The RNA shown here (FMN riboswitch aptamer (RFN element)) has 155 nucleotides and comes from Salinibacterium sp. SWN248. Its mean pLDDT, the model's own confidence on a scale to 100, is 76. The sequence was found by an Rfam model in a public genome assembly. The organism belongs to Salinibacterium, within Bacteria. It matches the Rfam family "FMN riboswitch aptamer (RFN element)". Rfam links the family to the GO term FMN binding.
[in-house]
RNA sequence: AACGUGCUCCGGGGCUCGGUGAGAAUCCGAACCGGCGGUUAUAGUCCGCGACCCGCGCCGAAGUGAGAACUUCGAAACGGUUGACCUGGUGAAACUCCGGGACCGACGGUAAUGAAGUCGCAAGACUUCUCAGUCCGGAUAAGAGGAAGCACGAG
Numbered sequence: 001a002a003c004g005u006g007c008u009c010c011g012g013g014g015c016u017c018g019g020u021g022a023g024a025a026u027c028c029g030a031a032c033c034g035g036c037g038g039u040u041a042u043a044g045u046c047c048g049c050g051a052c053c054c055g056c057g058c059c060g061a062a063g064u065g066a067g068a069a070c071u072u073c074g075a076a077a078c079g080g081u082u083g084a085c086c087u088g089g090u091g092a093a094a095c096u097c098c099g100g101g102a103c104c105g106a107c108g109g110u111a112a113u114g115a116a117g118u119c120g121c122a123a124g125a126c127u128u129c130u131c132a133g134u135c136c137g138g139a140u141a142a143g144a145g146g147a148a149g150c151a152c153g154a155g
Stems, first nucleotide, its partner, number of pairs: 003153005008147003016030004031134002033105002035049004044103002053080003059074006085101005107137003114129006
């Protein structure tokens, strides 16, 4: 040096312009963004992982009960679910690079100018439903992992 253990630190980006309209950061046209590890060569779209969600639920807290036990909340581990790429070129090698054209984006909330309906002579009013990768929120969280950091160990 490498290795092991513990600690510390780090660990997700993005709405600008135009259209319609009384009103739009959710509609329409463009715009913009891309976690972690791996992969002969650099990946949102390959292989796997994380986050979100669901199940189960060691355990913990609160409550009920004479008790056995039960209820609610949180939750380790485990299991499940969860999107999207082609083409030409270069090359030993690329679904990763270069050219071209595509595509994708958890959960909850939120204003229709969108949809359906009701009322009204009409203008219009009202009701319900739907609409966000980029806004608000859980999240000052968690986390795949990363570090040329610290300590100790073994050698």